[in-house]
Context: one part of a larger RNA
RNA sequence: GGACGAACGCUGGCGGCGUGCUUAACACAUGCAAGUCGAACGGAGUUUAGCAAGGAAGUUCUUCGGAGCGGAAUUGCGAAGACUUAGUGGCGGACGGGUGAGUAACACGUGAGUAACCUGCCCUUCAGAGGGGGAUAACAUACCGAAAGGUAUGCUAAUACCGCAUAACGUAUAGAGAAGACAUCUUUUUUAUACCAAAGAUUUAUCGCUGAAGGAUGGACUCGCGGCCGAUUAGGUAGUUGGUGAGGUAAUGGCUCACCAAGCCGACGAUCGGUAGCCGGACUGAGAGGUUGGCCGGCCACAUUGGGACUGAGACACGGCCCAGACUCCUACGGGAGGCAGCAGUGGGGAAUAUUGCGCAAUGGGGGAAACCCUGACGCAGCGACGCCGCGUGAAGGAUGAAGGUUUUCGGAUCGUAAACUUAUGUCUUCAGGGACGAGAUAGGACGGUACCUGAGGAGGAAGCCACGGCUAACUACGUGCCAGCAGCCGCGGUAAUACGUAGGUGGCGAGCGUUGUCC
Repeated sequence: GGACGAACGCUGGCGGCGUGCUUAACACAUGCAAGUCGAACGGAGUUUAGCAAGGAAGUUCUUCGGAGCGGAAUUGCGAAGACUUAGUGGCGGACGGGUGAGUAACACGUGAGUAACCUGCCCUUCAGAGGGGGAUAACAUACCGAAAGGUAUGCUAAUACCGCAUAACGUAUAGAGAAGACAUCUUUUUUAUACCAAAGAUUUAUCGCUGAAGGAUGGACUCGCGGCCGAUUAGGUAGUUGGUGAGGUAAUGGCUCACCAAGCCGACGAUCGGUAGCCGGACUGAGAGGUUGGCCGGCCACAUUGGGACUGAGACACGGCCCAGACUCCUACGGGAGGCAGCAGUGGGGAAUAUUGCGCAAUGGGGGAAACCCUGACGCAGCGACGCCGCGUGAAGGAUGAAGGUUUUCGGAUCGUAAACUUAUGUCUUCAGGGACGAGAUAGGACGGUACCUGAGGAGGAAGCCACGGCUAACUACGUGCCAGCAGCCGCGGUAAUACGUAGGUGGCGAGCGUUGUCC
């Protein structure tokens, strides 16, 4: 000198774009953050028209007793239509969002490999969807419980579940031939046997369903190389190293198990200990290098602590389940409920870090045939000079060099064209009027009556901070008297201090300026 997710002191006009718990992965009140599909299904409820019972108001006649017409309230029924949705079912809750505790590891980066693998939705192609069955939630009844919730009996549907049929370019086994390779092998042709599928909805336009092959996407595993500190850590290791067999997995493999052998790693630093998420990048530097990994993007790991599996194409699953621990809450003491490292917000810690805001209008995501619904992702707004950038606080003229301050050798000098005053202007500002783009198509704009445009008013509302001995740009006066104090280094202060404090002046930067911390 540069840089910062900064903090502190003094000061503070506006706008744009960014950015904001670095500490306690501390504990969390409250609200929201993952739903959707009635075009899979049976119910339930509401409503509309209809039928039946019912018979009010009103009206006509009247012998005043009543009779006729009329059809409201109300009740019941069920074919149909519309709407809503607790439950069964499907898809999605494995994405998106957060955090960096752990991890020195194939975690990451980079380059290879899989003749050792999987892949829902999507795309392409081929083939198919025949015929049956038994349940169960909802619901009803009864019961238990303070609650959370649960039990028994009975009824019912499906794109829920289960047999049967059909069966190949599918899978398995066996046989034969050919080609290829990287050791196990791979590809392909053919024969035989065995096994395996499906679901419908509907407004008739479609959307779905099953098997197979290929693609795309996403993932899994293996290996070479690379990136911290300590030897005041020198030996470490029994599933340890290898083999055979088996199990398990999508798949290789001590991944697991039985048996057998005694190996394997290490001064080219094993093991142990400490520290740490890694990278693209960022900062600095002429570069080499050093430091760093906040925002944004990629990967990984975690979700109160530890463990476990279930479902599923995909999880060992932040807002799923089970168990154990700690903690908090409810309780009728028998038992239950919870998990902000999602967005806001609270307490606490701290030098220190924001609103319990608006909207799904855009982009993207989930569901749906669609309309649409959901979306604290996201788009915006709010707060903070936290950072970067831009603009303004005026411009031109103006000497009796006014008053006043400071200083003085008392003559003057200086603040100083600075002010006053004159002239013009209108960025920002204030008020009024108009008023978007963002919305590629019919509609649809949170931002927002915002940006912007036009007109009017009026210099009116907007400057500070630090320094002035040398390094280092900038000097005098007074006070103080080794005191009070200053200080980055050298060093100032003991009676004329350009070094302390104040004032005037000057220098530097400027909505900032200094200080502290950290890195180069």
Predicted 3D model of a 520-nucleotide part of an RNA (small-subunit ribosomal RNA, 5' domain) from an uncultured bacterium. The RNAcentral record of the full RNA draws on Greengenes. Its Rfam family is "Bacterial small subunit ribosomal RNA". Its family is annotated with structural constituent of ribosome and ribosome in the Gene Ontology. Its mean pLDDT, the model's own confidence on a scale to 100, is 84.